[in-house]
């Protein structure tokens, strides 16, 4: 330098153009002499950035960024 892939909650990952979710962590509660374990419940999001298409974009298109793999 060229090609491919990934980027969404603190972490690991879902979400076929139509209300952004799960598990874990954390928080509150129940249980317990206490802790742990177990159970219940909320909370937590500028979907990497900017732009475009569309009635509507996490998803499609363009540019850029970071990381990884391959080729030279």
């Nucleotide at each position: 330098g060229g090609g491919c892939g990934a980027c969404u909650a603190g972490c690991u990952c879902a979400a076929u153009g139509g209300u952004a979710g799960a598990g874990c962590a954390g928080c509150g509660g129940a249980c317990u002499c206490u802790u742990a374990a177990u159970c219940c419940g909320g909370u937590g999001g500028u979907u990497c950035a900017g732009g475009g298409u569309u009635c509507g974009a996490g998803c499609c298109c363009c540019u850029g960024g970071u990381c990884g793999c391959c080729c030279a």
Molecule: transfer RNA
Organism: Aerosakkonema funiforme FACHB-1375